[in-house]
Molecule: c-di-GMP-I riboswitch aptamer
Organism: Rhizobium sp.
RNA sequence: GUCGUACAAGGGCAAACCCGUCGUGAGGCGGGGACGCAAAGCUUCCGGUCUUGGUCGGGUUGCAUCCGGGUCAAGAUAGCGGGGUUGCCAGA
Numbered sequence: 001g002u003c004g005u006a007c008a009a010g011g012g013c014a015a016a017c018c019c020g021u022c023g024u025g026a027g028g029c030g031g032g033g034a035c036g037c038a039a040a041g042c043u044u045c046c047g048g049u050c051u052u053g054g055u056c057g058g059g060u061u062g063c064a065u066c067c068g069g070g071u072c073a074a075g076a077u078a079g080c081g082g083g084g085u086u087g088c089c090a091g092a
Base pairs, nucleotide, nucleotide: 002092003091012037013036017032018031019030020029021028022027035079041085042084043083045082046081047080048077049076050075051074052073053072054071055070056069057067058066
């Protein structure tokens, strides 16, 4: 430097759920809690999923409510996957 395939050691993170709080929402943050994780560290570059709003359409005599997909915008998710990037220990 590369690989990283273990049941080692010392450690790390923390799903669901509950409480508090912020957000219209998806969800975020703090505390408790552990299903799991060798990058479950960081990063929205690509795809997916989800949310909110606009627009078009369906529906209606018409309007509202409502429904569905397309599209645009702004977001959420890094524990949905890929890419990028950094990195501890054992081992080879």